[in-house]
RNA sequence: GCCCCUAUAGCUCAGUCGGUAGAGCGUUUCACUCGUAAUGAAAAGGUCGCCAGUUCGAUUCUGGCUGGGGGCUC
Numbered sequence: 001g002c003c004c005c006u007a008u009a010g011c012u013c014a015g016u017c018g019g020u021a022g023a024g025c026g027u028u029u030c031a032c033u034c035g036u037a038a039u040g041a042a043a044a045g046g047u048c049g050c051c052a053g054u055u056c057g058a059u060u061c062u063g064g065c066u067g068g069g070g071g072c073u074c
Base pairs, nucleotide, nucleotide: 001072002071003070004069005068006067007066010025011024012023013022019056027043028042029041030040031039049065050064051063052062053061
């Protein structure tokens, strides 16, 4: 320098062949207990990396940029 993969909740990840996004863990509250833990219930938490394009509509498709991972070549 070139090519490929990847970026979604605090963390690890799913998801939608385009129609206002989920799980587990964690956090908070409540129940239970003499108390704690465990267990059960509920809740909060995300402009889906950034900028554009296409579209009635983009987390999803297209281009560019940035970060991360991998490969190739003199």
Molecule: transfer RNA
Organism: Arthrobacter ginkgonis